[in-house]
RNA sequence: GCAUCGAUGGUCUAGCGGCUAUGACUGCGGCCUUCCAAGCCGUAAAGCCGGGUUCAAAUCCCGGUCGAUGCA
Numbered sequence: 001g002c003a004u005c006g007a008u009g010g011u012c013u014a015g016c017g018g019c020u021a022u023g024a025c026u027g028c029g030g031c032c033u034u035c036c037a038a039g040c041c042g043u044a045a046a047g048c049c050g051g052g053u054u055c056a057a058a059u060c061c062c063g064g065u066c067g068a069u070g071c072a
Stems, first nucleotide, its partner, number of pairs: 001071007010025003018055001026044006048064005
């Protein structure tokens, strides 16, 4: 330099163009318990950046950034 793959809450992760964005862990509140842990309930927090297509984009297209792998 080229090609492929990837980037989503604090962490990990799911997601056929129809989103009120999934689940787990963590945090916070409550229930339970003599207390703690465990368990149960609730709650907070997210699509790398810029354009484009579309009635509608996390999803499709283009460019960029970063990472992984392969080739040179």